[in-house]
RNA sequence: AGAGUUUGAUCCUGGCUCAGAAUGAACGUUGGCGGCGUGGAUUAGGCAUGCAAGUCGAGCGGUAAGGCCCGCAAGGGUACACGAGCGGCGAAAGGGUCAGUAACACGUGGUUGAUCUGCCUCCUGGCCCAGGAUAGCUGCGGGAAACUGCAGGUAAUACUGGAUAAAAUCUCCGGAUCAAAGGUGUGAUUCCGCCGGGAGAUGAGACCGCGUCCUAUAGCUAGUUGGUAGGGUAAUGGCCUACCAAGGCAAAGAUGGGUAGGGGGCGUGAGAGCGCGACCCCCGACACUGGGACUGAGAUACUGCCCAGACACCUACGGGUGGCUGCAGUCGAGAAUCUUCGGCAAUGGGCGCAAGCCUGACCGAGCGACGCCGCGUGCGGGAUGAAGGCCUUCGGGUUGUAAACCGCUGUCAGGGAGGCGGAAAUGCUUUGGGGUUAUCCCCAGAGUUUGACCUAAUCCCAGAGGAAGCACGGGCUAAGUUCGUGCCAGCAGCCGCGGUAAGACGAACCGUGCGAACGUUAUUCGGAAUCACUGGGCUUAAAGGGUGCGUAGGCUGCGAGGAGGGUGGGGUGUGAAAUCCCUCGGCUUAACCGAGGAAUUGCGCUCCAAACCGCCUUGCUGGAGUGAGACAGAGGUGAGCGGAACUAAUGGUGGAGCGGUGAAAUGCGUUGAUAUCAUUAGGAACACCAGAGGCGAAGGCGGCUCACUGGGUCUCAACUGACGCUGAUGCACGAAAGCUAGGGUAGCGAACGGGAUUAGAUACCCCGGUAGUCCUAGCCGUAAACGAUGAGCACUAGACGGAGGAACUUUCCACAGUUUCUCGGUCGUAGCGAAAGUGUUAAGUGCUCCGCCUGGGGAGUAUGGUCGCAAGGCUGAAACUCAAAGGAAUUGACGGGGGCUCACACAAGCGGUGGAGGAUGUGGCUUAAUUCGAGGCUACGCGAAGAACCUUAUCCUGGUCUUGACAUGCUAGAGAACCCUCUCGAAACGGAGGGGUGCCGCAAGGAGCUUUAGCACAGGUGCUGCAUGGCUGUCGUCAGCUCGUGUCGUGAGAUGUCGGGUUAAGUCCUUGAACGAGCGCAACCCCUGUCCCUAGUUGCCAGCGAGUCAAGUCGGGGACUCUAGGGAGACUGCCGGUGUUAAACCGGAGGAAGGCGGGGAUGACGUCAAGUCCUCAUGGCCUUUAUGACCAGGGCUGCACACGUCCUACAAUGGCGCGUACAAAGGGGAUGCAAAAUCGUGAGGUCGAGCAAACCCCAAAAAGCGCGCCCCAGUUCGGAUUGCAGGCUGCAACUCGCCUGCAUGAAGCCGGAAUCGCUAGUAAUCGCGGGUCAGCAUACCGCGGUGAAUGUGUUCCUGAGCCUUGUACACACCGCCCGUCAAGCCACGAAAGUGGGGGGGGCCCGAAGUCGCUGAGCUAACCCGCAAGGGAGGCAAGCGCCUAAGGUCAACUCCGCGAUUGGGACUAAGUCGUAACAAGGUA
Repeated sequence: AGAGUUUGAUCCUGGCUCAGAAUGAACGUUGGCGGCGUGGAUUAGGCAUGCAAGUCGAGCGGUAAGGCCCGCAAGGGUACACGAGCGGCGAAAGGGUCAGUAACACGUGGUUGAUCUGCCUCCUGGCCCAGGAUAGCUGCGGGAAACUGCAGGUAAUACUGGAUAAAAUCUCCGGAUCAAAGGUGUGAUUCCGCCGGGAGAUGAGACCGCGUCCUAUAGCUAGUUGGUAGGGUAAUGGCCUACCAAGGCAAAGAUGGGUAGGGGGCGUGAGAGCGCGACCCCCGACACUGGGACUGAGAUACUGCCCAGACACCUACGGGUGGCUGCAGUCGAGAAUCUUCGGCAAUGGGCGCAAGCCUGACCGAGCGACGCCGCGUGCGGGAUGAAGGCCUUCGGGUUGUAAACCGCUGUCAGGGAGGCGGAAAUGCUUUGGGGUUAUCCCCAGAGUUUGACCUAAUCCCAGAGGAAGCACGGGCUAAGUUCGUGCCAGCAGCCGCGGUAAGACGAACCGUGCGAACGUUAUUCGGAAUCACUGGGCUUAAAGGGUGCGUAGGCUGCGAGGAGGGUGGGGUGUGAAAUCCCUCGGCUUAACCGAGGAAUUGCGCUCCAAACCGCCUUGCUGGAGUGAGACAGAGGUGAGCGGAACUAAUGGUGGAGCGGUGAAAUGCGUUGAUAUCAUUAGGAACACCAGAGGCGAAGGCGGCUCACUGGGUCUCAACUGACGCUGAUGCACGAAAGCUAGGGUAGCGAACGGGAUUAGAUACCCCGGUAGUCCUAGCCGUAAACGAUGAGCACUAGACGGAGGAACUUUCCACAGUUUCUCGGUCGUAGCGAAAGUGUUAAGUGCUCCGCCUGGGGAGUAUGGUCGCAAGGCUGAAACUCAAAGGAAUUGACGGGGGCUCACACAAGCGGUGGAGGAUGUGGCUUAAUUCGAGGCUACGCGAAGAACCUUAUCCUGGUCUUGACAUGCUAGAGAACCCUCUCGAAACGGAGGGGUGCCGCAAGGAGCUUUAGCACAGGUGCUGCAUGGCUGUCGUCAGCUCGUGUCGUGAGAUGUCGGGUUAAGUCCUUGAACGAGCGCAACCCCUGUCCCUAGUUGCCAGCGAGUCAAGUCGGGGACUCUAGGGAGACUGCCGGUGUUAAACCGGAGGAAGGCGGGGAUGACGUCAAGUCCUCAUGGCCUUUAUGACCAGGGCUGCACACGUCCUACAAUGGCGCGUACAAAGGGGAUGCAAAAUCGUGAGGUCGAGCAAACCCCAAAAAGCGCGCCCCAGUUCGGAUUGCAGGCUGCAACUCGCCUGCAUGAAGCCGGAAUCGCUAGUAAUCGCGGGUCAGCAUACCGCGGUGAAUGUGUUCCUGAGCCUUGUACACACCGCCCGUCAAGCCACGAAAGUGGGGGGGGCCCGAAGUCGCUGAGCUAACCCGCAAGGGAGGCAAGCGCCUAAGGUCAACUCCGCGAUUGGGACUAAGUCGUAACAAGGUA
């Protein structure tokens, strides 16, 4: 510090996710040792048991228990001491928790002349005289207990009275008032205490400034705010009471609601921040819940009291008792948090003169890897690179020096020894010294006393022995292979993996990371500049308010003076300690701990400065405004007027249609429409002018005139003197539609009716038509209210138009020119921007103010509030869900977008198909089986260039074989190989017999072959063409597809390849940031068309000769044809025209051929997961007495039907008969072609010449031509079907071949919708050959003969190319995608109601208790009195105010449930339509 994820790719916006650190954690797997820390976060839920606050006999009366003495015992005495009690101090600390609290609670800084403070320290003064009680105790009672009553009697440092009284308190300044206690000791002014006063220290109370969470769906408050008087308190104060006044708080957030103890600090972060407040420290609050006071220096008191309530326990049922949020522990709830431990040895606290006692504070130990830190699980050598595992291309690689093995060491743990230290004080004994005295204190020395717990260093012993796991390995992110699985099981933080070859699931091996841990989950910060102070944005991504006026607020021109609030600097106080940081030090190190420093960015006080901001005073004119004079304008409001058009009415002319549409129909019209003329009426809107024009704040404003009225611009520089800008709340204006009331209504026209269209058509089109549109008055308050761009000011290149002014120049005017101000446009520099773009009218550079945004959906929805007559507006969420949603641009693809251009694409023609019969293929059906594949074009006379058996296949039935029908190797045996015969059987197969003995070698034996048994293996037309190679089809013989360098762009990409011409062509020329190049095009190749050369057999025969009935038959010839080699020829080369000077095109000449002469071969980058695993090859899977192999028979030929491709026809351009002519071939021929002859009507047979072929044969070409017949008919057309008789091939023609003859003679008379081929030697028509093949051809592949018509165009259909445009498509329009309905599931809203919580209010009742009043009852101290008695004072009791809990009433608010209901999200292939994206088919 970044990375992944939206796309085909790109840039941007933007969310989601990850890598880091952390935790009082929890869970999973694993777990050696130690140190230091840390551990009930949830139910402030309930608690058994033990302990957690006592102490003092040197305050007191005493003596229950124990010790000792006397005594038999009862009992007595004694000292050490001491139960219970009176009294003192403590118990308000320490310890726990975080419920409540948004507050002077906390933090920080101040104030207290408005206060208190036990114990402690210092100073000062004092301690006199009396008195009456009461616990304990004794006696008698009550009660289950807890507890308690009466009588008697006793002490004090308990209580009371008096005296004394200042420096204290009060004061009218005269005065008045207030205290005490003793103890120890032989002995006290002196030690320990007591009382009054002062000071200090400590602690506490109170007040104030500032700071202190979320929520705006805003008003709150009656003791409320203030005053006076009084009460109360230690003390100010509405703290409380009475009276008076009507205030007080609040947008700088009152009040209400929610949440929360606050701080030092902790986590994270570069910081600013953000989050947190465990442990430790400070403060606060609480102690079962609520209320209350008492005591006291201090409490409204955690282990005190009283009352109420809930809960729990005891009970004899009468009544009592209790409060772990102390330490342990227990139950419950929970993902989750420990021992009912030891000790007061240390530190600290209480009491005590002290010894000492108490102390769950504390110190220690235990449990928990909960955290941090440290250590170890060995070190060195060791290659046959062992075995085993895994992988493998089978060679090997890897695990891996790892192990074994050899040598060494001894940390930790274990056993033993050892004993430092935490301990120094106090006390006791004693010595010496000091304080005038002293029982007291201090100092020094000696002896003695105290350790719960941890035990260290060190030494010895033995021996590598006791000690490694967890997660991960597709990318992010370090690390991969094999097997299993087969959208299953599963994984997943995000993207995403898994549907038979998974580096992503599970396992193994290997690797990577960390390591006594490693992962997961949760949470916080970071990354996130993703709330942006540091440090973001708002044209189109989310985001400018519809517009103006204006309040608060914010900001604000130039100069002078003043004060010094902000600001800057210095000093000073404070900012507790701990923490963090630095340095040093102590534990072997570290964690941890100690010391010092720094820091603590803050607040207070004080001094200085005066630039800037603010304040006060005083000026200025540039901002702003006023004035004077001109000017432009659909600016606004009201009134009046005008013409065109329209409609209606009336009248005239006229006479059949009009109207409307894609086409129609509804509609109107002989009762006279439409059309046309005239008159009249009505309402609405204002053609031309009109413009990128003008005006207005926006909405908006358009005939003309008048009236009233707002704003703007220019010129002058007279006036004011900062009067300014923006603007939350607020107020006003605000298109259209809509609403209310009243008018008006020509045209148009939601709704509605009708006609069409359509599968439907609640639409688009047509005919009508109501609200409305118009006016008046009022409401609504919204729009894509848009420049999708808030307002103001300033600055920053220009160019060219438009509108309104002014000045100057030209001689006045006019025109024109220049300059200048304002408004309104286009292009464009820099800059900016993701880009598109913007660019002085900024989206540039700055300043000021306002509004708004923070992923998509849910949703501008719900709820609440508010406005509105309503419709609805404004404000405005959440649950849930997704991993995107989006902007701009790029390349494609597509469009019922556009332009240009091609093609038998259409048109123009010719002939077909679709109808018939048949052939053939396919589907379907059937079947035991009808093997398999091919499926729009690009499957269907296709694989198959030929299924009777064979072929032939997991096709079917049946019979058989198992190392096999075929290949290679090994082991063992037998036999030459091989041939023949018999038998079973349908055959295969099986069984039996015979013949035969080979080659090499002396022999043993060997080679080869056959066979038997066995092992490796063979075999598979079994699956996967979506694992593949190869081959092929198609777009398409279409003209395209790319690259290098350069340039442009952030980039994907673009350019080149575009534009203008031209071409069959990205063919060529030209322009141009392109220049070149490659694969394609063309050419090179083959055939064919002309000529030439060479050659001349098997071909040819002109001339010469021979010869025949005839025939190149022969001699010969090379002239010709031809054959087959080589060459020539055609290149827009020449002429004219057009064109850019070019490329090229048009015409012409010459030429066999002319602009590619004709045909073929040749198929770019790629597309279709196109086809083929059944040609072949091949990965993987499956099969192995079978899915392999052999055999027989059957099937592939099966037939209600449908489709494709063909053949033959329907006839006279024909059919039939007879005669007669001409072909070609890179045609065939030896298991062959077969002549002639001969037999047969014929298919064919017999015989067989010739020919391995320019020689012989197939071989007859047919249409054609000539002659004749037929005469328009189901025929002398047509030939299906069937019968009979034959022929051929073959082992075999039944299923199931072909041919012949005779006979039979079906449908069919030119074919619906639709559809195919063809542009010249083509279509059409005619025959011939070949491959396959034993046989079988209407198919296929070829060959020649005869030989047309039409078009010279591109509107349309189909396909294609280029450019451009739109796009929400990119699996690319067979795309994408919307809504209802149906189903499942989830969360939410409404809802009659229902259950519960919270905070207040009214009324009733009212415990305990303080206070007040009363106090007739009771009453020791003091007073009076001889006494009785009385008084003062006190107490009980009663009353009153206040008041907790409780009851009740009506509201508010929050949460839960709720029949039903509403929309929303999600869900694999449901239904209906087609709304949107292209002009999306009605933008």